[in-house]
RNA sequence: AGAGUUUGAUCCUGGCUCAGGAUGAACGCUAGCGGGAGGCUUAACACAUGCAAGUCGAGGGGUAACAGAGAGCUUGCUCUGCUGACGACCGGCGCACGGGUGAGUAACGCGUAUGCAACCUACCUUAAACUGGGGAAUAGCCCGAAGAAAUUCGGAUUAAUGUCCCAUAAUAUUUGAAGAUUGCAUGAUUUUCAAAUUAAAGCUCCGGCGGUUUAAGAUGGGCAUGCGUGACAUUAGUUUGUUGGUGAGGUAACGGCUCACCAAGACUACGAUGUCUAGGGGGCCUGAGAGGGUGAUCCCCCACACUGGUACUGAGACACGGACCAGACUCCUACGGGAGGCAGCAGUGAGGAAUAUUGGGCAAUGGACGGAAGUCUGACCCAGCCAUCCCGCGUGCAGGAUGACAGCCCUAUGGAUUGUAAACUGCUUUUAUACUCCACGAAACCCACGUUCGUGAACGUGAUUGACGGUAGAGUAAGAAUAAGCAUCGGCUAACUCCGUGCCAGCAGCCGCGGUAAUACGGAGGAUGCAGGCGUUAUCCGGAUUUAUUGGGUUUAAAGGGUGCGUAGGCGGAAAUAUAAGUCAGUGGUGAAAUCCUACAGCUUAACUGUAGAACUGCCAUUGAUACUGUAUUUCUUGAGUGUAAUUGAGGUAGGCGGAACGUGUCAUGUAGCGGUGAAAUGCUUAGAUAUGACACAGAACACCGAUUGCGUAGGCAGCUUACUAAAUUAUUACUGACGCUGAGGCACGAAAGCGUGGGGAGCGAACAGGAUUAGAUACCCUGGUAGUCCACGCCGUAAACUAUGAUUACUCGUUGUGUGCAAUAUAUCGUACGUGACUGAGCGAAAGCAUUAAGUAAUCCACCUGGGGAGUACGUCGGCAACGAUGAAACUCAAAGGAAUUGACGGGGGCCCGCACAAGCGGAGGAACAUGUGGUUUAAUUCGAUGAUACGCGAGGAACCUUACCUGGGCUUAAAUGUAGACGGCUUUCAAUCGAAAGAUUGUUUUCCUUCGGGACUGUUUACAAGGUGCUGCAUGGUUGUCGUCAGCUCGUGCCGUGAGGUGUCGGGUUAAGUCCCAUAACGAGCGCAACCCUCAUCAUUAGUUGCCAUCGAGUAAUGUCGGGGACUCUAAUGAGACUGCCGGUGUAAACCGUGAGAAAGGUGAGGAUGACGUCAAAUCAGCACGGUCCUUAUGUCCAGGGCUACACACGUGUUACAAUGGCCAGUACAAAGGGACGCUACCUGGUAACAGGAUGCAAAUCUCGAAAACUGGUCUCAGUUCGGAUCGAAGUCUGCAACUCGACUUCGUGAAGUUGGAUUCGCUAGUAAUCGUAUAUCAGCAAUGAUACGGUGAAUACGUUCCCGGGCCUUGUACACACCGCCCGUCAAGCCAUGGAAGCUGGGGGUACCUGAAGUCUGUAACCGCAAGGAGCGGCCUAGGGUAAAACUAGUAACUGGGGCUAAGUCGUAACAAGGUA
Repeated sequence: AGAGUUUGAUCCUGGCUCAGGAUGAACGCUAGCGGGAGGCUUAACACAUGCAAGUCGAGGGGUAACAGAGAGCUUGCUCUGCUGACGACCGGCGCACGGGUGAGUAACGCGUAUGCAACCUACCUUAAACUGGGGAAUAGCCCGAAGAAAUUCGGAUUAAUGUCCCAUAAUAUUUGAAGAUUGCAUGAUUUUCAAAUUAAAGCUCCGGCGGUUUAAGAUGGGCAUGCGUGACAUUAGUUUGUUGGUGAGGUAACGGCUCACCAAGACUACGAUGUCUAGGGGGCCUGAGAGGGUGAUCCCCCACACUGGUACUGAGACACGGACCAGACUCCUACGGGAGGCAGCAGUGAGGAAUAUUGGGCAAUGGACGGAAGUCUGACCCAGCCAUCCCGCGUGCAGGAUGACAGCCCUAUGGAUUGUAAACUGCUUUUAUACUCCACGAAACCCACGUUCGUGAACGUGAUUGACGGUAGAGUAAGAAUAAGCAUCGGCUAACUCCGUGCCAGCAGCCGCGGUAAUACGGAGGAUGCAGGCGUUAUCCGGAUUUAUUGGGUUUAAAGGGUGCGUAGGCGGAAAUAUAAGUCAGUGGUGAAAUCCUACAGCUUAACUGUAGAACUGCCAUUGAUACUGUAUUUCUUGAGUGUAAUUGAGGUAGGCGGAACGUGUCAUGUAGCGGUGAAAUGCUUAGAUAUGACACAGAACACCGAUUGCGUAGGCAGCUUACUAAAUUAUUACUGACGCUGAGGCACGAAAGCGUGGGGAGCGAACAGGAUUAGAUACCCUGGUAGUCCACGCCGUAAACUAUGAUUACUCGUUGUGUGCAAUAUAUCGUACGUGACUGAGCGAAAGCAUUAAGUAAUCCACCUGGGGAGUACGUCGGCAACGAUGAAACUCAAAGGAAUUGACGGGGGCCCGCACAAGCGGAGGAACAUGUGGUUUAAUUCGAUGAUACGCGAGGAACCUUACCUGGGCUUAAAUGUAGACGGCUUUCAAUCGAAAGAUUGUUUUCCUUCGGGACUGUUUACAAGGUGCUGCAUGGUUGUCGUCAGCUCGUGCCGUGAGGUGUCGGGUUAAGUCCCAUAACGAGCGCAACCCUCAUCAUUAGUUGCCAUCGAGUAAUGUCGGGGACUCUAAUGAGACUGCCGGUGUAAACCGUGAGAAAGGUGAGGAUGACGUCAAAUCAGCACGGUCCUUAUGUCCAGGGCUACACACGUGUUACAAUGGCCAGUACAAAGGGACGCUACCUGGUAACAGGAUGCAAAUCUCGAAAACUGGUCUCAGUUCGGAUCGAAGUCUGCAACUCGACUUCGUGAAGUUGGAUUCGCUAGUAAUCGUAUAUCAGCAAUGAUACGGUGAAUACGUUCCCGGGCCUUGUACACACCGCCCGUCAAGCCAUGGAAGCUGGGGGUACCUGAAGUCUGUAACCGCAAGGAGCGGCCUAGGGUAAAACUAGUAACUGGGGCUAAGUCGUAACAAGGUA
């Protein structure tokens, strides 16, 4: 110090989350030791038991217990307070401290700083004075009584340092008088005089200790004041002793503290009152700090003591271990009545995630009492329990590689890892264990002695005192011996592999993992981090500049109020003087200690502790400074305003007037439609519409001018004119003299719609009605049409009230328009002021953009924002007639929501362009029959795959068996092949027989080849090792392929631009088939594609000349290049040439294009092929092959027979044949190319109607062989279901093959179905193409081939053109899409879950009000009773805790029913939004 997370990617805004530190913690796993701390955060819930406040006999009467002594005698009892002592009692002091808790309290409670001239203070210290006399009682004891008890009552008697009276008394108190000094005021201090009032206690060892009064101190308290100290305004008004005064009472003291009277005040937006929450501080945690959070332990203050009230006593209390009363609860009870208060220390129950021993001791420190010894002390000092925290130590150290064995794990062999780890060698002994020794804390009081001394005390010496504790510590001994876990390992975040699981189980702080190869689940191995702990959970701060004072924002991300006026407030021009409040500096006081920090010191170190310093950033006082701010006074003119003179405008209000148009009415002309739409219909019209003309009426709005204009604060304002009225600007510089800016509340204005009352109503037009559209159409379109729109008055108070940009002031480059005014010079310009626009710099901004009209640079004031949703909702309040507006949450839920820009994709957006894409044509498909493939169905099986384009005559270029993977049945379990090694055998091989459907099983038979006769080949058996799978996963893969698409695109380097994603290049203007080329250009180049290079065809040349060819010469035949020969030609097959917009003309800068151009075999890519960029479709294929993983192993392997893949109500695709005369049939006559051939092609001959058969010859092929058809010529048929068409069926055959039943092809004869050109729709093709005609080949025994792949023959028509359909390319635009429109996404309804609002009611809670009642108690009144009296009892009064009643308000819980909201892979209905989202 940052990181993760919104996106395909980017920048920003913005939330969520993490890494750090901390805790009085808890939970999980684990656990060796010590030191120091800490330990009911919850029920201020209830408490059994014990202890926590007593002490003094040197105050008193005394003597219950104990001990001693004495006496008496009945020798085991009694007596004597005589002594030590001392229960209970009277009395004194203490009990108001110490200890606990945090309920209450938002307060002078606390903190800080002051004041008391308005006060008190026991014990203590100092000083002064005094301590005389007398009396009456009462506890106790004794006797008696009541009661269960607690306790109470009566009688008798008695003491005091208890109590009363008298005396004395002032520097006390009160009153009066007269002065002095002094203070901010009331006043205070002091002197003198007079008068009045008020004290005391004794004990004694005779030393003293006490007592009383006064003054002063110290200590502790009381009161008052300034400042500071929570939340909520959805709490805005509160208050009647309230605010003040006078007087009185009361108090220690001031004071409405209380009372009487008088006045009507007091507090409050700088937050009163109310509600909720809370003890406050020093401090503690965190943070760089400012801050934020917190208030355990320790210290200070406050409050409380079962709940509420009350006083008494006392120096001090309204009293934790006191009293009285009321209440609740618990306990005892003889039912009459009593007792109690752990928020003291232990402890118990309960609550809770959770917090300890019913311990030891007064040895130390401190406290109470006492003269003291001493007693008491759960304060305190110690110990026990707990890893709760902090700190420290240890669990060994060194060497040791063969990187050991074994194990685990990974792995193809191998290797790697655990790992110097171990073994082994040497060393050490902290700790643990055993034994021995043994503290500091202790110095005193007291006692003894001594010294100084002396009726006092101080000092010295000695002795005495330890709970902790035989503890800490020290020594000795032996021996590595006694001691390691927890969490994590996808990123953040250090650390990776295997197995299991298979969106299951589970994980998760955020993002997210898991659907068969999970580094994310569970286990294992390994690794990483920390370590006597480690993780998790909870909470706080940090990171978060994410509430921003330091230190944020508001055009579009959340956020500028709709506008103005203006109150409070905030801020404010120039100069001078004064002051010194703010400000700054010095000084003084205070800021408790502890804590923090620094230094040093003590425990072996540290934690811890001690000593010293610093600090405590604060508050108060005082002295000074005077620049700035403030205040006061004076002055100034530039801000602001006024005056004067002009100008401008749809500024406003109220009248008057006008024309056009629409509509209506009347009259007239006139006749059949009008109107409306995408097309229609509803509607109007023969009762005369629409149209046209004339007249009349009515209401609303004001064409042209008109604009990028003007005016107004905003909303808004438009015919002309009149009146009234407001404003701005310019010029001038006469006047005032800071009068200014902003503006919370407040007031006013405020479009449209809406509301009220009354008018008005032409047109338009929510609602409504009808007609259309549609699946529907409560819409869009059409015909009507009410409210409304208009006017007057009154409400409402909101808008995308937008420049999404608050107001004001100042400053900051330019260019160019325009409105209004003024000035100058002059005929055309220019200056200036105020407005209003566009463009562009610096600067700013996330960017888009803004840019003197700022979103720049600064200043002042106001308003507003703090993740999305829930929600501008609910509740409350205010306003409103209502509609509704203003203010305005929470629970819950998500990890995003959002802004700008980028690249794509998409659009029922745009532009340009291309393609048999359309159009123009030709021929088809869709109708028929058949063939073939697919779906479906069927089946034992109909094996599997391919499924929009890009599956469907596809894998299959050939299923009768085989193939074959499927089914049924029968068998086999090493069945095939190969290899290695070993053993045995020569049995084998061969032949034959039986069973069987076959596979196979069984039986018999000495029998193959080579030989160097050893053997080997070969083969069998056996052993071991390795099998096999057309099972699954094409979504684990390789390879191959389809498609976009032979479309023109896809990228890179360097440079440049941009914060960046990215852009540029590749865009623009032309051109091209082309990102082809040219020009231009922050780009310059390059690569993969295009083109070319390759092959075939078209022309020519050269070379070569057999098997091809034959012009010339010759030979020969019935005839034929048949033969000699030839290379001319054709041809063959190798090499070249040729075509490049090269030439000409035109257009053009060029590229290029155009031309009946020339030339040429070929002309603008000559035709065709091969060739397929980056990529897309998780496209296809595990069944062609290969391959990871997984599954089967007497079976999912393998062998065999038969069957099936050929089924058939049906649907679709692809084809074939047709429907005929451009034809069918018959006869005759021609012309190819490219292929194939020995398990073959076969000339020729013979037979057969034919398929074919029987002979026979040539040819491993330019030699032999396989072979055209359409065409042409002639004839016939004559428009018919035919001499078309050939399906189907019957019969007879041929061929292949082991075998044609399921299930082959072909031949002949016979049979002769549908079909007469095919609906919507749809396919191919632009030239040697379509169409048409045949030929060959692969596969193959044969063939279901009408298929596929090639070959040649004959050989067209049309293209105006790019509006439209489809696909594609480029540019641009919009986007809420990025799985990319087959996208995204909205609302109702239905289902489940969750929180929440309303609600008849029901149940609580706290507070207030009114009335009734009213304990204890203070105060007060009082004749009867008591008392000599003082006084008391009793009774009465005021007040009050509590109780009761009543009405209302507030608040919480719950609730039938009900409202919306949120969430939830695959529910329903539509399709509202995003593209012009199909009605912006």